[in-house]
Context: one part of a larger RNA
């Protein structure tokens, strides 16, 4: 020095493990905010670093329920304490407190801070305290009131709203590139991704001028479309889910304002009535029938509120059957041997594997308080057919034409939808589609408007899972969006395991009153001693044998 061997150090890999992820599925349930929200800074405990909890009443007050023997969160213990049938800590309704910043709304600000005004009250002029109140826009009144005379901008109170904020779903208004086409330029990506806006618990859609409420399986990766490349891609019909329909405008009545005059006629508004349709329907006259002590119908739309009483959830909970022996072992729940429970052999615990030890589980019970649904009542709302006549109405800068754009799976001669230019209609003998047109046939009624459910997400709660097991699973099993890095937007870790139980090594020894160590004791085990399960390999030694 090499090689074997043995026994250590390092080092943290494997095995096992699970507090933590992920994933589906079921029921349930979803806005918050000027009564100050989301989110935050600062306090707050005997002693307080972080966390969690609360707000100057401050790990917390009051009150109604629950509940029982212990308790003063958590890392985490010491000191002091509470309570134990006068019921504490805890768990559930309801309240109250709730400091400054934040839309942040008295002014201003470099968030968590400065500086007013004006009313009250404190025997009060002024300080001072306490409470209170003062922003903007929008509407609606209501007083005023320029240049200008009526008159309008304006300007003042006042009452109501509105302003922000919400992971993901959701409508609308903008709207891309790489990319792919094996280069591009149509065309894809993709109306994706971003960007504005607004809504809600869903949102959009929607009641036939049928493309079409919605969603899901089938059709079907078909038919088409397409520099017919790359790729894009329906529908009809068929099966579920889930189901609900309605109102207004017009005609024409009545009333009640205003104007214009030609003084009794128009015109234009507002209120009620009336009335909603397409085998046309309404209105108006004229006529026939009929009525109610009937009948319908409702609070998500059709109008629109309050309540009562029942039954059922939801937020605490309750109770809930059955084992001993022997025996190994540190330890039984293994082993063996004999019983018992089961509407309960789900699952987790416990010093190794327990139906009968613990917590549950299966049947079953339960709410003072709040709050969800459903039924009843109370209430509240509606109620006419049918003939002949008459042609009053029945949605216009609409529809549709041209060019052009955009959306439809469809990029075009291109139907149907939507949008800009230009032109532009009919009036029920009416008008639109049926994939360019045309005839004919059949359907349908636009140009006003609301609308629940199935449906998406987001929580919460039960479940489960040929899902991970700490380099995986969330970034995050741990003081995790912390540490740290960046002016900033942003970016962003490592990091689990002693034992059943701290029983966490009393005493004694070297040693700097160290750090480690030896004895000694705990334990089943200390080579399980906290740099703690197990302990690979790489790398470092020691000691034995070979070899040189």
């Nucleotide at each position: 020095a090499g090689c074997u061997u043995a026994c250590g150090g390092u080092g943290g890999a494997u095995g096992c493990c699970u507090u933590g992820g992920c994933g589906c599925c079921a029921a349930g349930u979803g806005c918050c905010g000027a009564u100050g929200a989301a989110g935050g800074a600062c306090g707050u405990g005997g002693g307080u670093c972080a966390c969690u909890g609360c707000g100057a009443u401050a790990a917390g007050c009051c009150u109604c329920g629950g509940g029982u023997a212990g308790c003063c969160g958590u890392g985490a213990a010491c000191a002091g304490g509470c309570g134990a049938u006068u019921g504490a800590u805890c768990c559930g309704g309801g309240g109250a407190u709730g400091u400054c910043c934040g839309a942040a709304u008295g002014g201003g600000g470099a968030a968590a801070c400065c500086c007013g005004c004006c009313g009250u009250u404190g025997c009060g002029a002024a300080c001072c305290a306490a409470c209170g109140g003062c922003a903007u826009c929008a509407u609606u009144a209501u007083c005023u009131g320029a240049a200008u005379a009526c008159a309008u901008a304006g300007g003042a109170u006042a009452a109501u709203g509105a302003g922000g904020g919400g992971c993901a779903c959701c409508u609308g208004g903008g709207g891309a590139a790489c990319u792919g086409a094996a280069a591009c330029a149509u065309c894809u990506a993709a109306g994706u991704a971003c960007c504005c806006a607004g809504a809600g618990g869903a949102a959009a859609a929607g009641a036939a001028a049928u493309u079409a409420u919605u969603c899901c399986c089938u059709g079907a990766g078909u038919a088409g479309u397409g520099g017919c490349g790359a790729g894009c891609g329906a529908a009809a019909a068929g099966g579920g889910a889930a189901a609900a329909g309605c109102c207004c405008a017009a005609a024409c009545c009545a009333u009640c304002c205003a104007g214009g005059c030609u003084u009794g006629c128009u015109u234009g508004g507002g209120u009620g009535g009336g009335g909603u349709u397409g085998u046309a329907g309404g209105g108006c006259u004229c006529g026939g029938c009929a009525u109610a002590u009937g009948g319908g119908a409702g609070u998500u739309a059709c109008a629109a509120a309050a309540g009562a009483c029942a039954u059922u959830g939801u937020u605490a909970g309750c109770a809930g059957a059955a084992u001993g022996g022997u025996g190994u072992g540190g330890g039984a729940a293994a082993g063996c041997c004999a019983a018992c429970c089961a509407a309960a052999g789900a699952c987790g615990g416990u010093g190794a594997u327990a139906g009968u030890c613990c917590g549950g589980u299966a049947c079953g019970c339960g709410a003072a308080a709040a709050u969800g649904a459903u039924g009843u009542c109370c209430c509240u709302c509606c109620c006419g057919c049918u003939g002949a006549g008459u042609u009053c109405c029945u949605g216009a800068g609409u529809a549709c034409u041209g060019c052009c754009g955009g959306g439809c799976a469809c990029g075009c001669u291109a139907a149907u939808c939507c949008g800009g230019c230009a032109g532009g209609a009919a009036g029920c003998u009416g008008g639109g589609g049926a994939g360019u047109c045309c005839a004919c046939u059949c359907u349908c009624c636009a140009a006003g408007g609301c609308u629940a459910a199935a449906u998406a997400c987001g929580c919460u709660u039960g479940g489960c899972g040929a899902c991970c097991g700490a380099u995986a699973g969330u970034g995050a099993a741990c003081a995790a969006g912390u540490a740290c890095c960046g002016u900033g937007a942003g970016g962003g870790a490592a990091a689990g395991g002693u034992g059943a139980a701290a029983a966490g090594u009393a005493c004694c020894c070297c040693g700097u009153u160290g750090a480690g160590g030896g004895g000694a004791g705990u334990g089943a085990a200390a080579u399980a001693g906290a740099a703690c399960c197990u302990g690979a390999a790489a790398c470092c030694g020691u000691g034995a044998g070979c070899u040189u």

Large-subunit ribosomal RNA, domain I from an Anaerolineae bacterium, 548 nucleotides, folded computationally.
The source organism's lineage runs through Bacteria, Bacillati, Chloroflexota and Anaerolineae.
The sequence was found in a public genome assembly.
Its mean pLDDT, the model's own confidence on a scale to 100, is 82.